[in-house]
RNA sequence: UUGAAAUUAGCUCAACUGGUAGAGCAAUUGACUCGUAAUCAAUAGGCUGCUGGUUCAAUCCCAGCAUUUCAAA
Numbered sequence: 001u002u003g004a005a006a007u008u009a010g011c012u013c014a015a016c017u018g019g020u021a022g023a024g025c026a027a028u029u030g031a032c033u034c035g036u037a038a039u040c041a042a043u044a045g046g047c048u049g050c051u052g053g054u055u056c057a058a059u060c061c062c063a064g065c066a067u068u069u070c071a072a073a
């Protein structure tokens, strides 16, 4: 310099060719226990990296930017 991939909850990841964003772990609360752990139940936690465009409607499609990784030179 060129090409490719990735970016969604604190972490790891889903979301079927566009239709009001979920799971596991972690956290908090409660139950259980003499107590802790384990187990069970519930709750909270996201402007889907940023800025625009298309669309009635965008995590999803298009463009640019940012960060990370890989490959080639």
Stems, first nucleotide, its partner, number of pairs: 001072007010025004019056001027043005049065005
Predicted 3D model of a 73-nucleotide RNA (transfer RNA) from a Cellvibrionaceae bacterium. Its Rfam family is "tRNA". It is annotated as a transfer RNA. Rfam describes the family as follows. Transfer RNA (tRNA) molecules are approximately 80 nucleotides in length. The source organism's lineage runs through Bacteria, Pseudomonadota, Gammaproteobacteria, Cellvibrionales and Cellvibrionaceae.